About this RNA: A computed fold for a 336-nucleotide RNA, annotated as Bacterial RNase P class A. The coordinates come from a structure-prediction model, not an experiment, and the mean pLDDT is 75. Its Rfam family is "Bacterial RNase P class A". Rfam classes the family as a ribozyme. Gene Ontology terms of the family: tRNA processing, dimeric ribonuclease P complex and ribonuclease P activity. Of the family's consensus pairs, 97% are formed in the model.
RNA sequence: ACAGCUCGAAAGAUGGCCGCUUGAGUUUCAAGAGGAAAGUCCGGGCAACAUAGGAUAAGGUAGUCGCUAACGGCGACCGUUCGUAAGAAUAGGGAAAGUACCACAGAAACAAAACUGCCUUCGGGCAAAGGUGAAAAGAGUGAGGUAAGAGCUCACAGUGCAUUAUGGUGACAUAGUGCAGAGGCAAACCCUACCUGUUGCAAGGAGUGCUGUCAGCCUUGAUCCGAGGACGCACGCUCACCGCUAGAACUAUUCGGCAACGAUUAGGCUAGAUAGAUGGUCAUCACCCCUGUCCCGACAGGGUGCACAGAACCCGGCUUAUUGAGAGCUGAUAUC
Numbered sequence: 001a002c003a004g005c006u007c008g009a010a011a012g013a014u015g016g017c018c019g020c021u022u023g024a025g026u027u028u029c030a031a032g033a034g035g036a037a038a039g040u041c042c043g044g045g046c047a048a049c050a051u052a053g054g055a056u057a058a059g060g061u062a063g064u065c066g067c068u069a070a071c072g073g074c075g076a077c078c079g080u081u082c083g084u085a086a087g088a089a090u091a092g093g094g095a096a097a098g099u100a101c102c103a104c105a106g107a108a109a110c111a112a113a114a115c116u117g118c119c120u121u122c123g124g125g126c127a128a129a130g131g132u133g134a135a136a137a138g139a140g141u142g143a144g145g146u147a148a149g150a151g152c153u154c155a156c157a158g159u160g161c162a163u164u165a166u167g168g169u170g171a172c173a174u175a176g177u178g179c180a181g182a183g184g185c186a187a188a189c190c191c192u193a194c195c196u197g198u199u200g201c202a203a204g205g206a207g208u209g210c211u212g213u214c215a216g217c218c219u220u221g222a223u224c225c226g227a228g229g230a231c232g233c234a235c236g237c238u239c240a241c242c243g244c245u246a247g248a249a250c251u252a253u254u255c256g257g258c259a260a261c262g263a264u265u266a267g268g269c270u271a272g273a274u275a276g277a278u279g280g281u282c283a284u285c286a287c288c289c290c291u292g293u294c295c296c297g298a299c300a301g302g303g304u305g306c307a308c309a310g311a312a313c314c315c316g317g318c319u320u321a322u323u324g325a326g327a328g329c330u331g332a333u334a335u336c
Stems, first nucleotide, its partner, number of pairs: 001335001002331006010323001012285007020032005034308001038319002041317005046200004053225004058196005063077005078092001079090004093191002098189002101184002115130002117126003140156005159180009204242002207235004216231001217229003250267003254263003287305001288303007
């Protein structure tokens, strides 16, 4: 060069003119979309129902240690698989509690058996070799053994479980000893541990009087228990206001930590619409593309070139959409 891996930043700038929303001290001044504002997938704040209580059901999560308000998120690490590598993926507890299932093919799918085959005293014995399949008594190689064979026995290598030592907070790793050797599947039921009340800002919030508080009804969408309640009548208000944007926030400094993240200090206030504002246009510059010139990286001219998209109670994540650049790293028994 080529091929590839990873990461975190950016998402045009300035000015003039005309508009829109909000606020104020109102001829004016100030502020005014995103990295995803999106999907609404997960978690929390907040609000109502009892300070959300008990039991069952149902659902969720699943290596270890941390982070966090919390999480199914994030960080670091462990194991396994893939890749030459940089790296990537990982629903990664339990099959030695029990049940179910394993299509087709195949003799046989976990229960006993034997199609080809091997041996035979023709009664039978064997499971090595072949074949089927995703998977076949599931421990490979060599030796012994035998009628033929087989962990049947032995040596070495390997697997699982238990245990000891060492290292580690831990998952686990390394080494030793003992035992075992009848599969897979828990993204099937199930078992174990932990977590979960329901509804979402269209939540929710505002009045006076009378009667009642037995039963019934209701108190949020599975049931029971418990606890609680005008739920009725009359009058009145209502397309408005509050909730509504000062926050687990933002910007910067320093410190702790491998990191996620935490702490300290300082600074300023940074959208709040309700058919839904945050826009349009002009000029100059920046980026990209095309053409031309030359002193070859600059100049001149041209371009209806410049992505995805757009708040609606607020935050933390995940996922998806999308533009052009940048930085770091890898490359084999292979290529230039």